[in-house]
Molecule: Bacterial RNase P class A
Organism: uncultured Flavobacteriaceae bacterium
């Protein structure tokens, strides 16, 4: 110089003018003035909650979901250390050693059924391919060849499965509250304690509610608000911790749209890139992946640029 890994930061800023949207705040209407408006993943809808509402809400069975040992958090299947194991490197004592880097969803294979392509003679209580030894016989013994694996074989459980432990559902189109209109009517069937229907994750039991349940045909209406963002909330110092983290002080308010706003224009600068050339100078790009919809704390997935670290190789000194 190129790649790979693995971290830690940005994700284009600023002016001007005009457009939207939300807040306050004059005005008394259709403006004026302050202030703010999409991300590190908002993505997927995979986990964990908050919140709300079924709802007073049981037992078994089946379904799922973790899994060394300690921690952290509201809380997880998520982080964190530490042991284990396996890779790859170095070292000297050459071992079941010792350090470093990194990766693992990391009880159990003597409870049981599975899976192993090719090559091997054979891939399981199977088997005579070759030599040698042995016997009334005999893969009975050993060596040798295929293969990852060759005599009550081992391996493999994010194969079934088994042990140990956990699990209520729905989901902001959740709920709530107000307004307005009808036909709370009519017809048929069932049923009102001899209990129709309906809840309790799927079934059963069991338990509770319960007087109307389904069906036709016909009528009305779909409107406004709140939920809706002050938060398991952030940003600085300090102190405790290896550490995830915690605690104290102090300081900050950073979208709330509802068929869904955060945007166009022009100019200068930042980063990149190409071309001249050498303190420069001219050109492109407006920059990868991508856009909020109750809200948080995680996993994974997608990707640009620059910075630091290791690793492979090659060149040069």
């Nucleotide at each position: 110089c190129a790649a790979g890994c693995a971290g830690g930061c940005c994700a284009c800023c600023u002016u001007a003018u005009c457009g939207c949207c939300c807040c306050g705040u004059c005005g008394a209407u259709c403006g004026g003035c302050g202030g703010g408006g999409a991300g590190g993943a908002a993505a997927g809808u995979c986990c964990g909650g908050a919140c709300a509402c079924c709802a007073u809400a049981g037992u078994g069975c089946g379904g799922c979901a973790u899994a060394g040992c300690g921690g952290g958090u509201a809380a997880c299947g998520c982080c964190c250390g530490u042991c284990g194991u396996c890779c790859c490197g170095a070292u000297c004592u050459u071992g079941u050693a010792u350090c470093g880097c990194g990766a693992c969803a990391g009880g159990a294979c003597a409870a049981g059924u599975g899976c192993a392509a090719c090559a091997g003679a054979a891939a399981g209580u199977a088997u005579g391919u070759a030599c040698a030894g042995g016997u009334u016989a005999a893969g009975c013994u050993g060596u040798a060849g295929u293969g990852a694996a060759a005599u009550c074989a081992g391996g493999u459980a994010a194969a079934c499965u088994c042990u140990a432990u956990g699990c209520g559902g729905u989901g902001a189109a959740a709920c709530g509250u107000c307004a307005c209109g009808u036909a709370a009517a009519u017809c048929g069937a069932u049923g009102u304690u001899u209990g129709a229907g309906g809840g309790c994750g799927g079934c059963a039991c069991g338990u509770c509610c319960g007087a109307a349940u389904c069906g036709a045909a016909g009528g009305g209406u779909a409107g406004a608000c709140g939920g809706u963002u002050g938060g398991a909330g952030c940003c600085u110092u300090u102190g405790g911790g290896c550490g995830a983290c915690c605690a104290a002080a102090g300081g900050c308010c950073u979208a709330g749209a509802u068929a869904a706003a955060u945007g166009a224009u022009a100019g200068g600068g930042a980063a990149g890139u190409c071309c001249c050339a050498u303190u420069g100078g001219g050109g492109c790009u407006u920059u990868a992946c991508a856009g909020a919809a109750u809200c948080c704390g995680g996993c994974u997935u997608a990707c640009g640029g620059c910075c630091u670290g290791c690793u492979u190789a090659u060149u040069u000194u």